[in-house]
Molecule: TPP riboswitch aptamer (THI element)
Organism: Arsukibacterium tuosuense
RNA sequence: GCCGCAACCAAGGGGUGCAUCUGCGCAAAAACGCGGCUGCUGAGAUGCUUACGGGCAAACCCUUAGAACCUGAUCCGGAUUAUGCCGGCGGAGGGAUGGUGCUAACUCCUUAA
Numbered sequence: 001g002c003c004g005c006a007a008c009c010a011a012g013g014g015g016u017g018c019a020u021c022u023g024c025g026c027a028a029a030a031a032c033g034c035g036g037c038u039g040c041u042g043a044g045a046u047g048c049u050u051a052c053g054g055g056c057a058a059a060c061c062c063u064u065a066g067a068a069c070c071u072g073a074u075c076c077g078g079a080u081u082a083u084g085c086c087g088g089c090g091g092a093g094g095g096a097u098g099g100u101g102c103u104a105a106c107u108c109c110u111u112a113a
Stems, first nucleotide, its partner, number of pairs: 001106001004103001007100004011063004017040003021036005046057004069094003075088004
């Protein structure tokens, strides 16, 4: 002196599930839908609103060194009351940036031995 990572600022991207019990809807059962307490996993399952298709916001996570997240997928194996709950799929395909800044390595110059 320079690039990158951490960190910070702004901007952007993303998901918001499952279930026992219980109440309501339907002539009834099942299924399905809505609501309530509680529970499971997780960083995150929240609030408001709706014409019930969704929309907005907060928190959280991620931003090319990209498994945040989506497609494949009404997938496959395992576990569970149940669920992307775990693993595979996955050296598959997609996927959202700018700045500040610090220091190791590295490079250059100078001085001394």